[in-house]
RNA sequence: UGAGUCGGCACGGGAGAGUCGUCCUCGCGACGCACCGAAGGAGCAACCGCCCCGGCAAUCUCUCAGGUUCCAGCACCGUGUCGAUCAG
Numbered sequence: 001u002g003a004g005u006c007g008g009c010a011c012g013g014g015a016g017a018g019u020c021g022u023c024c025u026c027g028c029g030a031c032g033c034a035c036c037g038a039a040g041g042a043g044c045a046a047c048c049g050c051c052c053c054g055g056c057a058a059u060c061u062c063u064c065a066g067g068u069u070c071c072a073g074c075a076c077c078g079u080g081u082c083g084a085u086c087a088g
Base pairs, nucleotide, nucleotide: 001088004085005084006083007082008081009080010079011078012077013076018033020032021031022030023029034068035067036066040064041062042061043060047055048054049053
């Protein structure tokens, strides 16, 4: 100096499911039932091992949490930027 990788931030894109019922200080609130899964979380295969058992992935499963008008948020993708690490 620096491809790549990881993380933060900004911008753009970004699905699903009741604008349900009741209460009300009418609040983006509370409770109840129904439902969704792409915050987060939990679980499992092949495979591996010191093979009793343990390790081990997801956009799969579960729905604890979260969400179900709009807004916001949202995994993930792209661009930019900052930091870290690092092949050369």
Molecule: Glycine riboswitch aptamer
Organism: Georgenia soli